[in-house]
RNA sequence: GCCGAGGUGGCGAAAUCGGCAGACGCGCCGGCCUUAGGAGCCGGUGCCGCAAGGCGUGCGAGUUCAAAUCUCGCCCUCGGCA
Repeated sequence: GCCGAGGUGGCGAAAUCGGCAGACGCGCCGGCCUUAGGAGCCGGUGCCGCAAGGCGUGCGAGUUCAAAUCUCGCCCUCGGCA
């Protein structure tokens, strides 16, 4: 340099056909239980904001009523070829 796969909350991971983003698990926070802890059970948990509300899928742009998803450029990771 060329080809392929990928980048989504603190972490893993889904959303496979363009139509509620973050299901589910881990972790964390609060509670129950316990002498205390662990395990178990219940509830909560993206960011900003007092709130109303706003923002958010690597970064930027485009298409569309609507984009994590399609198109273009760029960055990064992994694999292959040279």
Description:
Transfer RNA from a Patescibacteria group bacterium, 82 nucleotides, folded computationally. Rfam family: tRNA. The family's RNA type in Rfam is transfer RNA. Its mean pLDDT, the model's own confidence on a scale to 100, is 82.